The RNA shown here (Bacterial large signal recognition particle RNA) has 265 nucleotides and comes from Dehalococcoides sp. JdFR-54. It was read from a public genome assembly, where an Rfam model found it. Its Rfam family is "Bacterial large signal recognition particle RNA". Rfam's curators write: The signal recognition particle (SRP) is a universally conserved ribonucleoprotein involved in the co-translational targeting of proteins to membranes. Rfam classes the family as a non-coding RNA gene. Its mean pLDDT, the model's own confidence on a scale to 100, is 76.
[in-house]
Parts: sequence; C1' cells; structure tokens
RNA sequence: UCGUGCUAGGUGGGGAGCUAGCGGUGCCCUGAACCCGCAACCCGCUAUAGCGGGACCGAAUUCCUGUUCGAGGCCUUCAGACCCUUUGGGACUGCCGCUGCCGAGGGGCGUUGAAGGCCGGGUCCUGCGCGGCGGAGGGCUACGAACCCCGUCAGGUCCGGGAGGAAGCAGCGGUAAGUAGAUGUCUCCGGGUGCCGCAGGGCAGCCUGGCCGGAGCUGAUUGGCACGGUAAGCCAGGGGGUUUGGGUCGACAACAGGUGCACGA
Repeated sequence: UCGUGCUAGGUGGGGAGCUAGCGGUGCCCUGAACCCGCAACCCGCUAUAGCGGGACCGAAUUCCUGUUCGAGGCCUUCAGACCCUUUGGGACUGCCGCUGCCGAGGGGCGUUGAAGGCCGGGUCCUGCGCGGCGGAGGGCUACGAACCCCGUCAGGUCCGGGAGGAAGCAGCGGUAAGUAGAUGUCUCCGGGUGCCGCAGGGCAGCCUGGCCGGAGCUGAUUGGCACGGUAAGCCAGGGGGUUUGGGUCGACAACAGGUGCACGA
C1' cells in the first nucleotide's frame, strides 16, 4: 500500500414551544433522509439524558472536530422609523362662531335735519257693520203626467120615452214632483275673505307722521385681541402591522484537519 472480517460510529439536522433539564410525538425551517411499537388530560429519560425490537452501511462522498457562509426561528420591543386603529389632553399651528371688545381705511345715510325727547298712527287682539267670494233656498224663464193631475172636451160611449144629463179618450191650454238655464233681485249659512268703516284693548320690537332739538348715526368688509367650540396637525397612553438596525440559536453548503482492531499478501 492492497484485500478480507470486525468495532467505534452512522442511517438526518435545526428553531420556537413544553420541561428543573435532555430528547421525542405535534408545529415551522432545511431538503431526500431504514422499518415497527409508544406519546399533549403527553411519552421516555437524567448530564454518556427518547425507550424497546429489528434491518443495513461502516473507517470515509457518508463518521468526528474547527472555520466560513447562511434558509429560517426567537429576543411577548433591545433601539429606532413609518402606517392603521383606539382612549384621553387642549399648550401650540389650523378650522369654526348671527359671540364680545379695540383700531384704522374706504363707503352709506344726515342742515331737503343725525342722536335724543314728547305726542300720535300702523303692524297685533276682540266685537259690530259693510263689501267680496262660496254654498243652500225662495222667486224668474223654458221644458215637464198614455191612464191613476186640472180646465175645456170634437168624435164615440152611457142613462132617459123625451127634454135633458153623466163619465170622459185624442187634441188644445195649464200645473205638480222634477230637469235645465239665467240671476241685475230676496232670505239664510260659511271662511286661510278685504290697501273697507266704527268702537274698545294692547303697544316689547319694527315701520311711519308731526313738534322740540341742532350733528351725528351706521350695515357689510378687512385686521388684532379675548371668549367659546372642534380635534385635522400636535402631545400622552394602549393595540395591531410593516420595515431598518442590534443580540441569540442556527439547517443546507464550502473549506481545512482527524479517526481503531485482527488476519493475509
């Protein structure tokens, strides 16, 4: 050095969680990796830390150690940034106000008379009247009853010996209920009725007339301040999410190193 047979060892690992701790079942990552039984109201163990049974590989691509890389998880936020949401605040920036005050500018009204004062009227309420409108009725006009309405009733009918009498259809004339129309008239009733009249009341405000008075009055706007409100920005707290750092564990992978016994050639 080679061959054969063994042995250590291996046939997956990791994260969070659970746990006094370790490992497993279950979840997640990696990625390809023997089988059976057990186990979340857990299971098996104790620093050599899954247990029990079987199978295969076996001293190296595969086992062990170190370094690098780094999927992924965790640090119930370790430090920030941003977004959403929620609770509160009202200092500030905003926004809002038939709010108050101040100041100035330019306007408007005012000697054809401002402010102020006095007297009255209206607006408001009650009653009466008048008017108007609407409704109903009366009255008016026209029409209006086959018979059971009226008048007159030809013809015809009936009674009578006759004189005469009676009922009565059609027609004509009229009328009732009713229908329609007109309404300049009359009566009654009603109101979201009136630049109407009279009387009484009221008169805060507004409008207006007269008299006194003799120079002010003032809407809107703009600015400032105050007050009140709001809570968008802002401040404080809570919850959720994204992201940048930091810490920690770390699969896969890469590189370097290490690794036993026996026999034979």